[in-house]
RNA sequence: GGCCCCGUCGUCUAGUGGUCUAGGACACUUGGUUUUCAUCCAAGAGAUCAUGGGUUCGAUCCCCAUCGGGGUCA
Numbered sequence: 001g002g003c004c005c006c007g008u009c010g011u012c013u014a015g016u017g018g019u020c021u022a023g024g025a026c027a028c029u030u031g032g033u034u035u036u037c038a039u040c041c042a043a044g045a046g047a048u049c050a051u052g053g054g055u056u057c058g059a060u061c062c063c064c065a066u067c068g069g070g071g072u073c074a
Stems, first nucleotide, its partner, number of pairs: 001073007010026004018057001028044005050066005
C1' cells in the first nucleotide's frame, strides 16, 4: 500500500429504516434484609450509537469520506 471485519452507557453486548425519549448483564448509587461484610430484594443514574457529509417523509441501521482497532496478502 491492496482487500476484509469491527467501533453503541464504566465494561461486555442486543438492535439491520418508523413500534424506541436505544434494551439487557456485570459494575456504580440509594433503600430494604443482615450484629457487620458478602449474598439476596427493590429502585435509580448512566449512551447526542467513532467523526463529518449524503440518500430518505424518516437513519444506530443504507451510501461516501475520514479517524481508530483487528485480520490477511505483498

This is a predicted structure of a 74-nucleotide RNA (transfer RNA) from a Candidatus Collierbacteria bacterium. Rfam family: tRNA. It is annotated as a transfer RNA. Rfam links the family to the GO term triplet codon-amino acid adaptor activity.